[in-house]
Overview
RNAcentral holds the sequence, with entries from Ribocentre. TPP riboswitch aptamer (THI element), 101 nucleotides, folded computationally. Of the family's consensus pairs, 100% are formed in the model. Its mean pLDDT, the model's own confidence on a scale to 100, is 77.
RNA sequence: CAUCAACACCAGGGGUGCAAGCUUCAAUAAAGUUUGCUGAGAAAAACCCUUAUAACCUGUUCAGGAUAAUGCCUGCGAAGGGAGAGUGAAAUGAAAUUCAA
Numbered sequence: 001c002a003u004c005a006a007c008a009c010c011a012g013g014g015g016u017g018c019a020a021g022c023u024u025c026a027a028u029a030a031a032g033u034u035u036g037c038u039g040a041g042a043a044a045a046a047c048c049c050u051u052a053u054a055a056c057c058u059g060u061u062c063a064g065g066a067u068a069a070u071g072c073c074u075g076c077g078a079a080g081g082g083a084g085a086g087u088g089a090a091a092u093g094a095a096a097u098u099c100a101a
Stems, first nucleotide, its partner, number of pairs: 001093003007088003010084001011050004016044001017037008056081003062075004
């Protein structure tokens, strides 16, 4: 000096669904609460993601399958968008300089 998966820091981006019981309520709605399902995360100061073939959004009131039900799984999807091409140390590689033999 270059690279940079993982790590730390700073900065930024993102989602919060489905079902049952109970409470409030005129109410099947809505709100609160408990439990269950998937998931990293279903409001925790937590989790995930930051240049991208997937954090997340759109298409999507999508298609097929499964489920008690769902944005549960698969496809669509290398689609169209999407927040740092940050800093540090470490590691690896290259070059230069100095010292010793």